The part of an RNA shown here (large-subunit ribosomal RNA, domain IV) has 361 nucleotides and comes from a Phycisphaerae bacterium.
NCBI's taxonomy places the organism under Bacteria, Pseudomonadati, Planctomycetota, Phycisphaerae.

Context: one part of a larger RNA
RNA sequence: CCGUCCUCAAGGAACUAGGCAAUUUUACCCCGUAACUUCGGAAGAAGGGGUCCCUACAGCUCCGACAGAUUAACCUUUGUCGGAGGCUGAGGGCGCAGCGAAUCGGGUCUGCCGACUGUUUAUCAAAAACACAGGACUCUGCAUAAGUCGUAUAGACGACGUAUAGGGUCUGACGCCUGCCCGGUGCGGGAAUGUUAAGGAAGCCGGUUAUUGGCCUUCGGGCUGAGAAGCUGGCGACCGAAGCACCCGUAAACGGCGGCCGUAACUAUGACGGUCCUAAGGUAGCGAAGUUCCUUGUCGGGUAAGUUCCGACCUGCAUGAAUGGCGUAACGAGCGGACCACUGUCUCGAGGACGGACUCG
Numbered sequence: 001c002c003g004u005c006c007u008c009a010a011g012g013a014a015c016u017a018g019g020c021a022a023u024u025u026u027a028c029c030c031c032g033u034a035a036c037u038u039c040g041g042a043a044g045a046a047g048g049g050g051u052c053c054c055u056a057c058a059g060c061u062c063c064g065a066c067a068g069a070u071u072a073a074c075c076u077u078u079g080u081c082g083g084a085g086g087c088u089g090a091g092g093g094c095g096c097a098g099c100g101a102a103u104c105g106g107g108u109c110u111g112c113c114g115a116c117u118g119u120u121u122a123u124c125a126a127a128a129a130c131a132c133a134g135g136a137c138u139c140u141g142c143a144u145a146a147g148u149c150g151u152a153u154a155g156a157c158g159a160c161g162u163a164u165a166g167g168g169u170c171u172g173a174c175g176c177c178u179g180c181c182c183g184g185u186g187c188g189g190g191a192a193u194g195u196u197a198a199g200g201a202a203g204c205c206g207g208u209u210a211u212u213g214g215c216c217u218u219c220g221g222g223c224u225g226a227g228a229a230g231c232u233g234g235c236g237a238c239c240g241a242a243g244c245a246c247c248c249g250u251a252a253a254c255g256g257c258g259g260c261c262g263u264a265a266c267u268a269u270g271a272c273g274g275u276c277c278u279a280a281g282g283u284a285g286c287g288a289a290g291u292u293c294c295u296u297g298u299c300g301g302g303u304a305a306g307u308u309c310c311g312a313c314c315u316g317c318a319u320g321a322a323u324g325g326c327g328u329a330a331c332g333a334g335c336g337g338a339c340c341a342c343u344g345u346c347u348c349g350a351g352g353a354c355g356g357a358c359u360c361g
Base pairs, nucleotide, nucleotide: 001356002355003354004353005352006351007350008349010347011346014345019342027051028050029049030048031047036041038173052093053092054091055090057089058088059087060086061084062083063082064081065080066079067078068077069076094098106340107339108338109337110336111335112334113332114331118130119129134171135170136169137168138167139166140165147157148156149155174327175326176325177324179257180256181255184254185253186250187249188248189247190246193245194244195243199239200238203235204234205233206232207231208230211226212225213224214223215222216221258276259275260274261273262272285319286316297313298312299311300310301309
C1' cells in the first nucleotide's frame, strides 16, 4: 500500500451526480394510530410504555378430592383443601445495561410512470419495457369453419369445440370520457358504362404449286407472268372474366385535424368582421410536461441561498382523446423533490484485528 472487519472527541450530509456505502430501527406484549379510500385497506401507519430475579403477598385460569344446592342420573353451580403451569397486580433486589449474546422493519411528506401478483435482455439493462383481467374492431355457419403445420386432393392442430365458440389486430384494472375529417391509402359493397388477357373469329395479306398464258428456240429447252384446293407464315373488325377506371360506405382501419388582415370611448386584448385555402381545420381534457427550442420563461411555495422539486399561468418551437385523453385508493429492489432520526459520506483524520503485498529464509 491492497482486501475484509472493528472503534472514535466535537459537528451531523457540510460528502456526492445522488445519503452511494455504512449506521439508525429491529423480537414479543400493551396503549395508540392521520389524510385519503375502490370501505378491503392505508396500518407494524406515526408515536409511546413494558420485558431480569425474589416473595412462607393478593387475585385470575385449569385440574383433583371432599361437602352442600339441584337432578332420576349426568351436567351445572357454591364453599373448603391440595396441586400445576401461566397471567395480572403489589412489595422487594441487583447491574451501565433485563428480547443483557444471536436471529430480528428506519420513518414521514409530496410528485411522475405503470392499476395490481407476475415476466424479461442465461453472461453490463428488472424498468416507465412484456404480460395481465377488462374494452373494441374484424374474420369464421363447420361435408374441408376461419386460421396454422406440411412437397401434398395425405395427415394433423383448431376441436371430439360450433358465434356466450375459435382465429387475428389494437388498447390495457377501475372512474369520467373517447370530438371533427372518407380527399389520399387500405378494406367492404355495387354493377350500367369505359379499358382488357388467354382464347375464339368475319375478313385481308404473303409463301408453296396441280394447272396455265406470253416471248425466244439449235426443238433438248430457256426467259417471264397468272394461279385453284390443301398445307403454311402474318394482320385482324368483333366477342371476351377478374382487376383497374367509376359510384357508395367505412377512422377503437393506415392516417389527418390551417393562414392573413381589421375591430370595443386610456392602453392592452379581441367576444365580432373580412378574405384565402382545405377532406376537415384540434372538441373535452391536460399543458415549460419523461413532450418547451428560446429557458435557469414568469409568479407563488419550500431554503440564509433552489438550472432540480411542488402549485399556478398558457406565448403548446413541436399536447390531445383505445399509436387512447384525464383522474385514481392499493401496489413498486421503478424515477424525481423535501423532512425527521441516524451515522467516519464528510470537516479530517486517527487507532486496532486478520489475510495479502513487502523483507529475510